[in-house]
RNA sequence: AGAGUUCGAUCCUGGCUCAGAACGAACGCUGGCGGCGCGUCUUAAGCAUGCAAGUCGAGCGAAUGGGCGCCUUCGGGCGCCAGGAAGCGGCGGACGGGUGAGUAACACGUGGGUAACCUGCCCCACGGUGGGGAAUAGCACAUGGAAACAUGUGGUAAUACCGCAUGAGAGGCAUGGCGUUGAGCCAUGCGGGAAAGGCCCUUAGGGGCCGCCGUGGGAUGGGCCCGCGGCCCAUUAGCUAGUCGGCGGGGUAAAGGCCCACCGAGGCGACGAUGGGUAGCCGGACUGAGAGGUUGAACGGCCACAUUGGGAUUGAGAACGGCCCAGACUCCUACGGGAGGCAGCAGCUAAGAAUCUUCCACAAUGGACGGAAGUCUGAUGGAGCGACGCCGCGUGGGCGAUGAAGGCCGGAAGGUUGUAAAGUCCUUUUCGGGCAGAGGAAUAAGCGCGCCAGGGAAUGGGCGUGCGAUGACGUUAAGCCCGGAAUAAGCCCCGGCAAACUACGUGCCAGCAGCCGCGGUAAUACGUAGGGGGCGAGCGUUGUUCGGAAUCAUUGGGCGUAAAGGGCGCGCAGGUGGGCUGCCAAGUCUGGCGUUAAAGCCCGGGGCUCAACCCCGGGAUGCGCUGGAAACUGGCGGCCUGGAGUGCAGGAUGGGGCGCUGGAAUUCCAGGUGUAGGGGUGAAAUCUGUAGAUAUCUGGAAGAACACCGGUGGCGAAGGCGAGCGCCUGGCCAUGCACUGACACUGAGGCGCGAAGGUGCGGGGAGCAAACAGGUUUAGAUACCCUGGUAGUCCGCACAGUAAACGAUGCGCACUAGGCGUCGGGGGCAACCCCGGUGCCGCAGCAAACGCGUUAAGUGCGCCGCCUGGGGAGUAUGCCCGCAAGGGUGAAACUCAAAGGAAUUGACGGGGGCCCGCACAAGCGGUGGAGCAUGUGGUUUAAUUCGAUGAUACGCGAGGAACCUUACCAGGGCUUGACAUGCAGAGGAGCGCUCGCGAGAGCGGGCGGCCCUUCGGGGCCUCUGCACAGGUGCUGCAUGGCUGUCGUCAGCUCGUGUCGUAAGAUGUGAGAUUAAGUUCUUCAACGAGCGCAACCCCCACUGCCAGUUGCCAGCAGGCAAGGCUGGGCACUCUGGCGGAACUGCCGGCGACAAGCCGGAGGAAGGCGGGGAUGACGUCAAGUCAUCAUGGCCCUUACGUCCUGGGCCACACACGUGCUACAAUGGUCGGUACAGAGCGAAGCGAGGCCGCGAGGCGGAGCGAAUCGCACAAAGCCGAUCCCAGUACGGACUGGAGUCUGCAACUCGACUCCACGAAGUUGGAUCGCUAGUAAUCGCGCAUCAGCCAUGGCGCGGUGAAUACGUUCCCGGGCCUUGUACACACCGCCCGUCACACCAUCCGAGUCGGAGGCACCCGAAGUCGCCAGCCUGACCUGAAAGGGGGGGCGGUUCCGAAGGUGCGUCCGGUGAGGGGGGUGAAGUCGUAACAAGGUAGCCGUACCGGAAGGUGCGGCUG
Repeated sequence: AGAGUUCGAUCCUGGCUCAGAACGAACGCUGGCGGCGCGUCUUAAGCAUGCAAGUCGAGCGAAUGGGCGCCUUCGGGCGCCAGGAAGCGGCGGACGGGUGAGUAACACGUGGGUAACCUGCCCCACGGUGGGGAAUAGCACAUGGAAACAUGUGGUAAUACCGCAUGAGAGGCAUGGCGUUGAGCCAUGCGGGAAAGGCCCUUAGGGGCCGCCGUGGGAUGGGCCCGCGGCCCAUUAGCUAGUCGGCGGGGUAAAGGCCCACCGAGGCGACGAUGGGUAGCCGGACUGAGAGGUUGAACGGCCACAUUGGGAUUGAGAACGGCCCAGACUCCUACGGGAGGCAGCAGCUAAGAAUCUUCCACAAUGGACGGAAGUCUGAUGGAGCGACGCCGCGUGGGCGAUGAAGGCCGGAAGGUUGUAAAGUCCUUUUCGGGCAGAGGAAUAAGCGCGCCAGGGAAUGGGCGUGCGAUGACGUUAAGCCCGGAAUAAGCCCCGGCAAACUACGUGCCAGCAGCCGCGGUAAUACGUAGGGGGCGAGCGUUGUUCGGAAUCAUUGGGCGUAAAGGGCGCGCAGGUGGGCUGCCAAGUCUGGCGUUAAAGCCCGGGGCUCAACCCCGGGAUGCGCUGGAAACUGGCGGCCUGGAGUGCAGGAUGGGGCGCUGGAAUUCCAGGUGUAGGGGUGAAAUCUGUAGAUAUCUGGAAGAACACCGGUGGCGAAGGCGAGCGCCUGGCCAUGCACUGACACUGAGGCGCGAAGGUGCGGGGAGCAAACAGGUUUAGAUACCCUGGUAGUCCGCACAGUAAACGAUGCGCACUAGGCGUCGGGGGCAACCCCGGUGCCGCAGCAAACGCGUUAAGUGCGCCGCCUGGGGAGUAUGCCCGCAAGGGUGAAACUCAAAGGAAUUGACGGGGGCCCGCACAAGCGGUGGAGCAUGUGGUUUAAUUCGAUGAUACGCGAGGAACCUUACCAGGGCUUGACAUGCAGAGGAGCGCUCGCGAGAGCGGGCGGCCCUUCGGGGCCUCUGCACAGGUGCUGCAUGGCUGUCGUCAGCUCGUGUCGUAAGAUGUGAGAUUAAGUUCUUCAACGAGCGCAACCCCCACUGCCAGUUGCCAGCAGGCAAGGCUGGGCACUCUGGCGGAACUGCCGGCGACAAGCCGGAGGAAGGCGGGGAUGACGUCAAGUCAUCAUGGCCCUUACGUCCUGGGCCACACACGUGCUACAAUGGUCGGUACAGAGCGAAGCGAGGCCGCGAGGCGGAGCGAAUCGCACAAAGCCGAUCCCAGUACGGACUGGAGUCUGCAACUCGACUCCACGAAGUUGGAUCGCUAGUAAUCGCGCAUCAGCCAUGGCGCGGUGAAUACGUUCCCGGGCCUUGUACACACCGCCCGUCACACCAUCCGAGUCGGAGGCACCCGAAGUCGCCAGCCUGACCUGAAAGGGGGGGCGGUUCCGAAGGUGCGUCCGGUGAGGGGGGUGAAGUCGUAACAAGGUAGCCGUACCGGAAGGUGCGGCUG
């Protein structure tokens, strides 16, 4: 610090996801030790048991029991002593400990105030502590009660209680002075109110200590008040009656409406009141570069609470382990009543993914009480349990290669596990056993010493110092000795992100998965193994927080098209604001001071062996007080004119409103002329017309809209505004002068305006036209097209308030090159210049790109609005508005890993341009119909072996299936095999002849019979055994090779450069030209490669060379008259080497180009004809059965041999062909002319036989020599006469020939006989010249042949092409795109099914808080004065007074009850839409002009997408 993921690729936007850190965690696997921490986050659910707050006898009296003494009636009594239950009394129980429910609050934090307050114990100072009195617990007796407990009588003490005395000062009142914002301070006067004792010493006088009372001060702790700060919801917008203030009073420690009476009518709120939800707050903690975000466990501070709610009492202070009442719950009960509160420590139950011992000790620290000893202390100190966390240590170290064995991988060689192990040497942390053993302990009481204060002394006090008991942990830590490598390694991962790969298994199964995604037979992604990577007593997973995320953006984002500018204006609040100057000092800057508790954090240092941990020292943004500065912002004052505005003079204008007027057109009405149609469409029909339409003329009526001008033009804020004239009215521009003097900009709410459609009421209605009707189209046509047609469109008034209300671009100001056009105005004679608008291009700059560019999307400032992934959804719900339609505001659950923008390359288009091709057209001949042949599908079959399947399978693999082939089927056999190699053992040759069984394979038998050898053996064969062979078994979606096709199409690329962020572009575009990316010119391109062309082969002309065919051409011989022979190569020919053609020449066109057209010459022209040659690539095209080959599979069988069958089946369907349908023909006779091939188990002549196929026979020929071999059409002649024929030959019968072991299934051919369908065939195919058509010949395969096929050869030999509109295919450029497995694409909605969440819903259940009323516990204040009453007052007394207690009662008052409305949640028959789901149904709406351009708003209609109307937008 980033990475993965949208695409074919790219850039951007944007979400999702990952890597990091952290945790009071939990879960899975695993687990050696120690230190330091942490440990019910869930139901503030309920709790058994024990413990957690007592203490003081030096405040008081004192029981039982004990000791001593005395007395005794022997029952006991009395006194004294120590001790002491319970009680009275004092202090403490308000601390410590727990929890986080409640609380959005002065609760907390921070800084202040208190002149509005309190403060026990503690400290300092001063003063005092006199003298009396009356009770009451305990106790005794009695009574009630199950208990808890209660009552009566009697008597008793105090540091308990009550008077009196004294009392400086405090508090109170009055007066005066000082002073304050205010209630402060000082002086004087009046008045006022205390106390308690106990212990020790004593020279008995007193002294000391602890207490007590009064006052002042301090310290500490609190109360109250204020400024500022820290959650969410506006779908909570208004709240408030003690409410806000005043006067008086009550109350409190204290201000206050805290409370009460009266008076006034206020107070709070968009700077968010009220309401709802959530939450203890902070120091800090986690994270982060920081800013920030999240959090508030442990430790520390504050608050709140103690079963729920209410209440007071005591006290300095108030209630977890106090009291009273009410509720719920639990327990006891004798049923009458009682008791209880673990959110203290342990522990239990339930809940939950989940959180510990019913431990030890007061030794230390701290607390309560006490003079002290000491007691108490679940605070605390420790131990236990838990890898829950952090930190440290160990599980051994060195050497050790034949690199052991085993495992895994590999074809082998070998690699790897791996110095790893073993082995050997060493060590002993840890572990086991044993020994010894720090520190935590300071000192208390007490003793000793020294000093000090005071005193006459003693006790005593203060300070220092020495001695001096005490250890829960604890078998402590640390140390030493002995023993022995001994006791100790796992977890996750290995497709990318992200470090680490192989094998096997599995076969879209089982499974994995954080995201992208893996798995459908070869998975580095599942499972296992080996190996590897990471971390390590842990490792992973899950959850949560921050980070990455600049993905809420203060630091630090955006809004033309990605999400996002409000439809437009006016404008209150708010925010912001020109120049000069003076003052102030709020903001701002700066110095000092205070505070920012401790801990934590950071820095420095130190202690545990280190670390974690602990100790010491230092350090900060905040807030407050105070001194200073005055530039900037702000405040106040003065001045200015540049911003803004006003007036006068001028101008343009479809700006708005009202009224009047006009012509053209349309329709209708009336009349005239006139006749058979009109209208409408792609074509039609509905419709209209002989009752007279359309057409045409005249007249009239009505409504709506204003042609030309008209424009990229004008005006308006937007919506929007077009005939002319008038009236009223708004805004704008330029120039000049004068005036005001910052009056400004923006603008949440608010108010107004706001196309079309729509609504209400009233008019109007010509044309147009949703709905509707009919006609057409169509598979359908609720559409497009046509004929009609109602709302509506128009006017007035009112509502509605939306839009692609768009420049998809808020408003204002300033600044930043220009050029061209246009509207308005001005200056200038003009060129031209200036201002305001409106357009185009363009610099800088900006931008993801497209593009924007003084009319910014540039650079800045000010203010407003808006956005934060897609879907769900602009939906639901709530609220507001509306007559309604509907509008505004506006979610969530759930779901997806994307949805998007711009641009790129392709592909595609029922887009465009240019151009090719037998592509169409023109023409010739076919196929499709018939019969047959052949291939295929299908069907059949035991098997009909397999493959090929649109074009690019189908006379294809087959260039030869009767057996063989043969891969298929049935049956019969064989197993080391039909075939290869090697090893071991045994035997022997191979082989020839022969016998038996058998369908054969095969099995069994007989006879004959080896070679080499350094003798071990070898060659060859058979048998046995072992390795292995074999497979036409599977996968052409694992492959090589080969092939088809686009396509002989004109294309496909590269290097360098340039352009672009990039994909990529350029080059390869443009203009011309070509068969061609062929060439030329131009050009940010310049070159190059694979293709094209050429080079190669054949053919056409020719030269040379060479000739066992050719010639009498020239000579000779010769005849059966054939170059036959001699001879010769001239010619033909053969076959080898050359030549020839290049737009070279001429004319024209073109651009002086390439080239094109015409011509000459030439055998041939403008690539002369043909062949070979097939670019980058496409179709997972074809082939595992040609061959090769990975993997898988079978091995007495999926191998192999044999016999027979099948591949030839046949109701059908298709492809390719043959032969025909006839007279340009058939038949018969005669006759002429090729080329290219082939031939030795071969071609086979002449001759003979057969009607013939053929047979007999064998000359010649390894072939320019011989043979196949007569070419046929043609030509000549004859015949047939349009007929299913003298056409056609299928089928069938008979007889044969040949090949072959063998022609039944299933050969070809011959002869005779039979003579079928068929009389030119729908869509469709081929061909542009020696082509089509037609005619025959040859060859391969091959014994023969189902060949009509294939491959070649020559003979005869046409027609047509105007042209490129259309069909098909293709090339180039361009355009649109939502396509990219690429239009055989993509994709929308209804319906049906399943699942999920959600909304509505008659209701129903529960919760929360509110209001009103009823009842009203405890209890305080008040009231009443019924009962009781010790101290004090009065009185001689009785009695009275004062005070107190009890009782009653008003107001208030918790819980409870009733009613009402609000909010939230659960559930609910049924209803609504939504999402998701593998290949369901219907259509085709959108994307290419998507086949009717699409989309927006609105209205109507329709199974559905949708259609139509009106207005708008261009996306």